[in-house]
Molecule: transfer RNA
Organism: Clostridia bacterium
RNA sequence: GCCGGUGUGGCGGAACAGGCAGACGCAACGGACUUAAAAUCCGUCGGUGGCAACACUGUACCGGUUCGACCCCGGUCACCGGCA
Numbered sequence: 001g002c003c004g005g006u007g008u009g010g011c012g013g014a015a016c017a018g019g020c021a022g023a024c025g026c027a028a029c030g031g032a033c034u035u036a037a038a039a040u041c042c043g044u045c046g047g048u049g050g051c052a053a054c055a056c057u058g059u060a061c062c063g064g065u066u067c068g069a070c071c072c073c074g075g076u077c078a079c080c081g082g083c084a
Stems, first nucleotide, its partner, number of pairs: 001083007010026003019067001028044005046057004060076005
């Protein structure tokens, strides 16, 4: 230099024809239970704004196509593998 693969919460990891993003597990936090703890059970759990209701935003990054994009197209970056 060329080719291919991968990039999604704090971590692992789904969403396999474009149609509610974050299932499920772990961790964390709040509560119940306990003398206390462990275990178990219930709830919460991306970011920003807001007292709240809620709003906006978010799939490595920047654009594009589309009514609609993690998914398709172009470019960039990082990592892994192959070829030279």